[in-house]
Molecule: transfer RNA
Organism: Allocoprococcus comes
RNA sequence: GCCGUUAGUUCAGUGGUUAGAGCAGCCGCCUCAUAAGCGGCAAGUCGUGGGUUCAAAUCCCACACGGCA
Numbered sequence: 001g002c003c004g005u006u007a008g009u010u011c012a013g014u015g016g017u018u019a020g021a022g023c024a025g026c027c028g029c030c031u032c033a034u035a036a037g038c039g040g041c042a043a044g045u046c047g048u049g050g051g052u053u054c055a056a057a058u059c060c061c062a063c064a065c066g067g068c069a
Base pairs, nucleotide, nucleotide: 001068002067003066004065005064008023009022010021011020016054025041026040027039028038029037047063048062049061050060051059
C1' cells in the first nucleotide's frame, strides 16, 4: 500500500420493503431401521468508535484483527 471482517461455519447482500442462502444444529414426514430425500424451527450488537444522510451492513474517517505485497 491492497484485500477482507455479516448466523456455529462458508458466503451473498454496493443507500430505503422484514438482513438472506448453503452446510452444520434441533423437530417432524418418509423407512422395519439407518442413510438419502422432503417440510419446518432456532440461530445476527453486520469487528469497534465516530461522521455524512430524512434513512447506513452498504458512503467517509480513525482504530482492532486476519491475509497479500